The part of an RNA shown here (small-subunit ribosomal RNA, central domain) has 528 nucleotides and comes from an uncultured fungus. It matches the Rfam family "Eukaryotic small subunit ribosomal RNA". Rfam 15.1 lists 75,755 matches to the family in 2,556 species. The prediction has a mean pLDDT of 80. RNAcentral holds the full RNA, with entries from ENA and SILVA.
Context: one part of a larger RNA
């Protein structure tokens, strides 16, 4: 790792995106048809040997003796079926095969002709074998070898009296003889060696592609023209550059993967800017008049300088009631007055389009509610602090009347929540219903109107995609439950992140962010 867990018992990063890393759809040669070899078995015939029997012939059984024949099993090599065994020089060369010359046999008129397991030369001759260039896709994986210090371990053999052990022994008893100190394992990394299925890689697409067959350009060298030197050629081997010709000449398929176009949608998603409604407080007016608030009760509060309330007006600043749903959008975090702009999304649909682009992801990187900080603006309501009345045994609390920081908006931090579905993320399968949102397709039918066609809107039915819900598990759980929490000891589909008794402790120290507040990483003594 094989081989735990992570809704709730400890435990999945708040969310997305995102390098490294992991890991990643299907597809190319299969399948015939012959042959030659090796090895097993079964059946069956000869020979030999030994047995019984026999006067002997025959007959009979056996045999891990030997040789045939048949049938079938496992193997192994060719060779054809579009199928290369890398290739070239050189040397050796088995079997075969070709030609030849002879030799025998049949046969002809005749070396005519047909055969031949006869001998002999010649060539050709990957049966494997030397030696030398020239080239070769390249790993993983697995076979088999070699190599891999003993002891240790597991085993073999041996009466240390038994045994742990040890490597010795045994026989013969004068002399000597003679067996042993076995095997196995021994993994990863290297070395040799079969084998090619799985998994990677590499090739021809601007053909600078492969093969052949020619022609230039140049380099270098070698032999032979008697010798030495020059030059030119010739022949050898490199390199560039044309030309032409050969070929089935070269581009798999389009993933109920994913990517991009297009189309008619849809959504309380986002931004900007524009409306709109109610309350609430305030103003100004206005009417009446002793109270009003509050509360269990009351009191702090406000009142003829007219509170409270009732009518009209106006403002300001916050918020969007009722529609409001087990209902819609967003990565979450969230999102709900109207109207327009601006980009953007997800499904569905499409006889479009690229071709592996994909999944998940350390480092990194965007958003991230609420309170909190920083500077500005606004501060109507609420309302930490604070104060003041109650309440009380006491109230620094709940009640209550004030009330500032804050709540609103801008333009920066911060970066954390029970940020919860306490459930990572892609993919596949595993059961039935019947609602409901969004597309699209159908089809008789209802309404809308105008008379039919468009188009809506209803009712039916199919389908994809969603956000739940019921019912039941031959399925899973400790259950509580759960179609995922199933397909898990009948354990492995990818990847990722994270837990290891309760506490000290998310605490101390270094780090590192930050303006702080804190945040991120993050321990141990000791103690149960």
């Nucleotide at each position: 790792u094989u081989g735990c867990a992570g809704u709730u018992a400890a435990a999945a990063a708040g969310c997305u995106c995102g390098u490294a890393g992991u890991c990643a759809g299907a597809u190319u040669u299969u399948g015939g048809a012959u042959u030659c070899u090796g090895u097993g078995a079964a059946u069956u015939g000869g020979u030999c040997u030994g047995g019984c029997u026999u006067u002997a012939u025959c007959g009979u059984c056996a045999g891990u003796a030997u040789u045939g024949a048949u049938u079938u099993g496992c193997g192994g090599g060719g060779u054809c079926u579009u199928u290369c065994u890398u290739u070239c020089u050189a040397g050796g060369g088995a079997a075969a095969c070709u030609g030849u010359u002879u030799g025998c046999u049949u046969u002809u008129a005749a070396u005519u002709a047909a055969g031949u397991u006869g001998a002999g030369c010649a060539g050709u001759g990957a049966a494997u074998c030397u030696a030398g260039g020239a080239c070769u896709u390249u790993u993983a994986c697995u076979u088999u070898g070699a190599a891999a210090a003993a002891a240790u371990u597991a085993g073999a053999g041996u009466g240390u009296u038994u045994a742990a052990a040890g490597c010795a022994g045994g026989c013969a008893a004068u002399c000597g003889c003679u067996u042993g100190a076995a095997u196995a394992c021994a993994u990863u990394a290297g070395c040799a060696u079969g084998g090619a299925a799985u998994a990677a890689u590499a090739g021809a697409a601007u053909a600078g592609g492969a093969c052949u067959u020619u022609g230039g350009u140049u380099u270098u060298a070698u032999u032979u023209u008697g010798u030495g030197g020059g030059u030119u050629u010739a022949u050898a081997a490199g390199a560039c550059c044309g030309a032409a010709g050969u070929a089935a000449u070269g581009a798999u398929u389009a993933a109920u993967a994913g990517g991009g176009a297009c189309a008619g949608u849809u959504g309380g998603g986002g931004g900007c800017a524009u409306u709109a409604g109610a309350a609430u407080c305030g103003a100004c007016a206005u009417g009446u008049c002793a109270g009003a608030g509050g509360u269990g009760a009351a009191a702090u509060u406000c009142u003829u300088g007219g509170a409270u309330u009732u009518u009209g007006u106006c403002g300001c600043g916050u918020c969007u009631a009722a529609c409001u749903u087990c209902u819609g959008c967003g990565a979450a975090a969230g999102c709900a007055u109207u109207u327009g702009c601006c980009a953007a999304g997800g499904a569905u649909g499409u006889u479009u389009u690229c071709a592996u682009u994909a999944a998940u992801c350390a480092a990194g990187a965007a958003c991230g509610a609420a309170a909190g900080u920083u500077a500005g603006g606004g501060g109507a309501u609420c309302c930490a602090a604070a104060a003041a009345g109650a309440u009380c045994a006491g109230a620094u609390a709940c009640c209550u009347u004030u009330g500032u920081a804050g709540u609103c908006c801008u333009a920066a931090c911060c970066g954390u929540a029970a940020a919860c579905u306490a459930u990572g993320c892609c993919g596949a399968c595993u059961a039935g219903g019947g609602a409901u949102c969004a597309g699209a397709c159908g089809a008789c039918g209802u309404u809308a109107u105008u008379u039919u066609u468009u188009u809506g809107a209803c009712a039916c039915g199919u389908u994809u995609g969603g956000c739940a819900c019921c019912u039941u598990a031959u399925g899973a759980g400790a259950a509580a439950u759960c179609a995922a929490a199933g397909u898990u000891u009948u354990u492995g589909g990818g990847u990722u992140c994270c837990g290891g008794g309760g506490g000290g402790a998310g605490u101390a120290u270094g780090g590192u962010c930050g303006c702080a507040a804190g945040g991120c990483u993050g321990a141990a003594a000791c103690u149960u």